[in-house]
RNA sequence: CCCCUCGUAGCUCAAUGGAUCAGAGCAAUCCCGUCCUAAGGGAAAGAUGCGGGUUCGAUUCCUGCCGAGGGGA
Numbered sequence: 001c002c003c004c005u006c007g008u009a010g011c012u013c014a015a016u017g018g019a020u021c022a023g024a025g026c027a028a029u030c031c032c033g034u035c036c037u038a039a040g041g042g043a044a045a046g047a048u049g050c051g052g053g054u055u056c057g058a059u060u061c062c063u064g065c066c067g068a069g070g071g072g073a
Base pairs, nucleotide, nucleotide: 001072002071003070004069005068006067007066010026011025012024013023029043030042031041032040049065050064051063052062053061
């Protein structure tokens, strides 16, 4: 320098033929539970790397940048 893949809750992963309320587990918070603690149960909160474009509608498509990983020279 060139090419490829990836970036989604605090953490680990889903969802992608463009339209369902973006879901799950763990953690943390509150409640129940218990003599206390724990197990167990319930509730609520929490995210699409940043900018631009296409579109009635973008996590999904296009593009620039940033970051991570891999390959080539």
This is a predicted structure of a 73-nucleotide RNA (transfer RNA) from Candidatus Sungbacteria bacterium RIFCSPHIGHO2_02_FULL_41_12b. Its Rfam family is "tRNA". It is annotated as a transfer RNA. Taxonomically the source falls in Candidatus Sungiibacteriota (Bacteria, Bacteria candidate phyla). The prediction has a mean pLDDT of 80. The same sequence occurs in records of 2 taxa.